Context: one part of a larger RNA
């Protein structure tokens, strides 16, 4: 990891509520038990119903409140009850598998930790405590020196004992090692053997450490199938509809309850969507400044300041500051003198018949949403950012486009076809269809990534200058004089500043643009002639383009090749491709309409009626097997309309195992299983017949009953 077998909505309770179905009905219907075998007979205790209503005394088709004859509340205008079988609920382990717990009763001290009792062990080598004892000293001593002694959780160092470092080892040689340095090594040293101490206890030189590899409370059974709002897993088909990811409350936030939104059943039947018409509501978006506030400049002037004058009082004057007012110009979610679109209510009318509405009853799932557009908050007019509102998508949706891409564009897939038309979107080649028509634009591969800002790119359309009396560039010439203007300066002579900014002469030259000088000088500009010969500038609005542009494996910012009067870009324009969308043509479903039916089928019913046969109160009755009349329920056949994507989820019909009961049938002339051929149904699946194989059972209807379906649960055993 594959295989193969096991593996999860059950059973219980005359519990509880719907439905379906039968059996009886103002009634049903029995439990224990009892007769004793007959899914029968008893058995009426007791349970629903038949009458409510109050708290209750009561009253009662009424009653409580109440003073009340008032109103108001619950009640009254008859269906239930007892079986079956279903779907939910309940109580129970209640769909399975899963903790960590918590308790009870025991079993652990051969590991380990601390204690007892009794054994046993530490090569070798150093140090040299007290005490003696000798000289030496004293008054005696203390003291001093030599020598003996051999002290000591002294030293250094193996046996042992520990386990501080670093390499390895990490699926190891090993579930704590090795291998090489390291510590203790006569001591609180190590060690054998028996023994003591037990789970809220022990022992702990104390790390919450140790109590048999696992200890903030050991193990092993047991309470036990503890609980688990958590995660996971939950087995056959086909059909019909189809959610939610909100609201309120919630020791509530990943749970739940009510309600919203689903689906089924009954009822009313068009009440319901859409659209017009009529009549209402409104205060948003924009504007607006009449009201609250903010808010430029300007006039105007009342306070205030200042200054001048003043004994006061009181004038006069201000390049101060200013209320109101006036004239310009402005802002607002908690401003509004206005005010839409769109929405929304209520009547009427069309249209339309939709899986339209609404009420009630049975079952639900939803309760993290996502992402685009648009209209707000909050943030940084930031997020794949949050948070509401409103419409689409996904969610629960294939299909085509966007290279690829849940939330973007088309567009909603019953099946089946090697038919044909279209959306998006595209038509040079990969790749299906135009190298398709006309016009113009880009030159940057812009297209194929981006701003502010910059710039004689380059097309359009203006406006306002100069110009054959010569514009604008070029090039030749002139650019003078009072004056070095006055001031200031050391100087300031156009050109370091400040003030002034005249005059002349002329064609034309500033009291001088810009370079230079220490200043002067010196270049150039403005401005003028001259030459030359036709357009030349200033400014806006716009279309395409340029710069601004740096990232990490490898071009990599058109999907790619590769496009340039285009395969870019803007406008007209004709045609094609292009989808599970429409048609077309055959097929099934499902629901709705409308026809058929006893002579074209089966069935349920009435009623009339032949014939057999049973009975029998001689009227009749069952049953079987025919005819006639009716009825139009159901299955069902025609025809037509709609429909048929589909996640939790409701409904509906079947397929297969196992096994009982009845009827029938197969089989050693070969049954079930296994292997292969073939065929059949929409699937679940089934099988006429046939081959091998195997060797004793096994199959159909009908109608009951489940240990009734496996790919998934880090599912259990097994096998390889």
């Nucleotide at each position: 990891g594959c295989c193969g077998g096991c593996g999860a909505g059950u059973c219980a309770g005359c519990a509880g509520u719907a439905c379906g179905u039968g059996g009886c009905a103002a009634g049903g219907u029995u439990a224990a038990g009892g007769c004793g075998u007959g899914u029968g007979c008893c058995g009426a205790a007791g349970c629903c119903g038949c009458a409510g209503c109050g708290a209750a005394a009561g009253c009662g088709a009424g009653u409580c409140u109440g003073a009340a004859u008032a109103g108001g509340g619950c009640g009254u205008c008859g269906a239930g009850u007892c079986g079956c079988g279903u779907g939910c609920u309940c109580u129970g382990g209640a769909c399975c598998c899963g903790a960590a717990u918590c308790c009870g009763a025991g079993u652990g001290a051969u590991c380990u930790a601390u204690c007892c009792a009794u054994g046993g062990g530490c090569a070798g080598g150093g140090u040299g405590a007290a005490g003696c004892g000798a000289g030496g000293g004293u008054a005696a001593g203390a003291c001093c020196u030599c020598g003996u002694g051999g002290a000591g959780g002294c030293c250094c160092g193996a046996a042992c004992c520990c386990a501080c470092c670093a390499a390895g080892g990490u699926u190891g040689a090993a579930a704590a090692c090795u291998u090489g340095g390291g510590g203790g090594a006569u001591g609180a040293c190590c060690u054998g053997u028996g023994g003591a101490u037990a789970g809220g206890g022990g022992u702990g030189a104390a790390a919450g450490g140790c109590c048999a590899a696992g200890c903030a409370a050991a193990c092993u059974c047991g309470g036990u199938g503890a609980u688990a709002g958590c995660u996971g897993g939950u087995u056959c088909u086909c059909c019909c509809c189809g959610a939610a990811a909100u609201a309120g409350c919630u020791u509530u936030a990943g749970g739940g309850c009510u309600a919203g939104c689903g689906u089924u059943g009954u009822a009313u039947g068009u009440u319901u969507c859409g659209c017009c018409a009529u009549g209402g509501g409104g205060g948003u978006a924009g504007a607006g400044c009449a009201c609250u506030g903010a808010u430029u400049g300007g006039g105007c002037u009342a306070g205030g300041g200042g200054g001048c004058c003043a004994a006061c009082a009181a004038g006069c004057u201000u390049a101060c500051u200013g209320a109101c007012c006036c004239c310009a110009g402005u802002c607002a979610a908690a401003c509004u003198c206005c005010g839409a679109a769109u929405c929304u209510c209520a009547u009427g009318g069309c249209u339309u018949u939709a899986g339209a509405a609404u009420a009630c009853a049975g079952c639900a799932g939803u309760c993290a949403g996502a992402c685009u557009g648009c209209g707000g908050g909050g943030g940084a007019u930031g997020a794949g950012c949050u948070u509401c509102g409103u419409a689409g998508u996904c969610g629960a949706a294939a299909g085509g486009g966007a290279a690829a891409c849940a939330g973007c564009c088309c567009a909603g897939a019953c099946c089946g076809c090697c038919a044909g038309c279209u959306a998006a979107g595209g038509c040079c080649c990969c790749u299906a269809a135009a190298u398709c028509c006309g016009a113009a634009c880009u030159u940057a591969g812009u297209g194929g990534g981006a701003a502010a800002c910059g710039a004689u790119g380059u097309g359009g359309a203006g406006u306002c200058g100069c110009c054959c009396a010569a514009a604008c560039a070029g090039c030749c010439a002139g650019g003078a004089g009072g004056u070095u203007g006055g001031c200031u300066u050391a100087g300031a002579a156009g050109c370091a500043g400040c003030c002034a900014u005249c005059c002349u002469u002329g064609a034309a030259a500033g009291a001088g643009u810009g370079c230079g000088u220490a200043a002067c000088a010196g270049c150039u500009c403005a401005c003028u002639g001259g030459u030359c010969g036709a357009g030349u500038g200033a400014u806006u609005c716009u279309g395409c383009g340029c710069g601004g542009a740096a990232a990490a494996u490898g071009u990599a910012a058109c999907g790619g090749g590769g496009c340039u009067c285009a395969a870019g870009u803007u406008c007209g324009g004709u045609g094609c491709c292009g989808a599970a969308g429409c048609u077309g043509c055959g097929g099934g479903a499902u629901u709705c309409u409308g026809u058929c039916a006893u002579g074209a089928g089966c069935u349920c019913g009435a009623c009339c009626u032949g014939u057999a046969c049973c009975u029998c109160u001689a009227g009749g009755g069952g049953u079987g097997c025919g005819g006639g009349u009716c009825c139009a329920g159901g299955c069902g056949a025609c025809a037509g309309g709609a429909u048929c994507g589909g996640u939790a989820g409701g409904g509906g019909a079947g397929c297969g195992u196992c096994g009982a009961g009845c009827a029938g049938c197969c089989c050693u002339c070969g049954a079930a299983g296994c292997g292969g051929c073939g065929g059949c149904g929409u699937g679940a699946g089934c099988c006429a017949g046939c081959c091998g194989u195997g060797g004793a059972g096994g199959c159909u209807g009908c109608c009951c009953g489940a240990g009734u379906g496996c790919g998934a649960a880090u599912g259990c055993c097994g096998g390889c």